[in-house]
This record gives sequence, structure tokens and C1' cells, in this order.
RNA sequence: GGACGACGCUCCGAAAAGGCCGGGCGGCAGCGCCCGACCACCGAAGGUGCAACCUCCCAAAGCGGAGGGAAUCUCUCAGGUAACUCAACGGGGCACAAAAC
Repeated sequence: GGACGACGCUCCGAAAAGGCCGGGCGGCAGCGCCCGACCACCGAAGGUGCAACCUCCCAAAGCGGAGGGAAUCUCUCAGGUAACUCAACGGGGCACAAAAC
């Protein structure tokens, strides 16, 4: 010096999906909030699955078997379904690390 990296801190941006019943609390009331059950739904914390490909196995070599193998795909265990917040992911800053020169 700072290509490439890593993903710790911080800031910004950033989605989907709800009904019903029961209980409690607040309010004069329309109603609001919380908890629980049921059914339904969503996918972007975390987790599951696997294509190419790689490795291995065999009284048999094949459309075989085993292991490894990514995602915003898949499942929906977890999580979520007013808004806010949070997060996958993207971007800025700081810190770390670092090739050429």
C1' cells in the first nucleotide's frame, strides 16, 4: 500500500401470512390489550432434504449401493401471521486480515 477475504461491532434499506372459541385485565361505551385451545396460513432467525460433481464398495459392474455435497430452492421441527421491532439478503462506516506494487 490495500486486489481478494472474513463477518465481529454499528448504521441504513428490506417480505409473506388469521379466523374462531374460552379465560383474564382496562374502559361509561363502541372497543382495546394479554394468555390459552382449535383450525387455517406464511417462510427470510435457527434447523431438515438434495442436483451437478467428488470419494469409496462389489460372486458382479447395473438405470447398483454407501458417504460427502449449495441456495432466497425444499420441508415447516422451530419461528411467525394489526402496526412497531427483530432477521435472510443488500449497502455504508469501524475493527480484523491481506496479494501485487
A computed fold for a 101-nucleotide RNA from Clostridiales sp. EM6, annotated as Glycine riboswitch aptamer. The RNAcentral record of the sequence draws on Ribocentre. The model forms 89% of the base pairs in the Rfam consensus.